This is a predicted structure of an 87-nucleotide RNA (c-di-GMP-I riboswitch aptamer) from Candidatus Desulfolinea nitratireducens. It was read from a public genome assembly, where an Rfam model found it. The source organism's lineage runs through Bacteria, Bacillati, Chloroflexota, Anaerolineae and Candidatus Desulfolinea.
């Protein structure tokens, strides 16, 4: 140093769900809270899920349908950093 990862140490992060705020939604953001987390840190680069305002397509209109260019990194792979050291 690599690989791995404790019922070890410092420390971190924060699902649900509850205020307020933002968004057309999905979701994000700030506070409370903790289900879990060794990358539950970054990068939407692939692939999956979520949404469907704007466009297009039906349509006399309403419905309806298709679509990311929206969104998730706490879905799953890549890239890039990084604490700590028992077996």
């Nucleotide at each position: 140093c690599a690989u791995c990862g404790a019922u070890a140490a410092u420390g971190g992060c924060a699902a649900a769900c509850c205020u307020g705020u933002u968004g057309a939604a999905a979701g994000g953001c700030a506070g409370g809270g903790a289900c879990g987390c060794a990358a539950a840190g970054c990068u939407a680069u692939g692939g999956g899920u979520c949404u469907a305002a704007a466009u297009c397509c039906u349509u006399c209109u309403c419905c309806g349908g298709a679509u990311a260019u929206g969104a998730u990194c706490g879905c799953c792979a890549a890239g890039c950093c990084g604490c700590c050291g028992a077996a």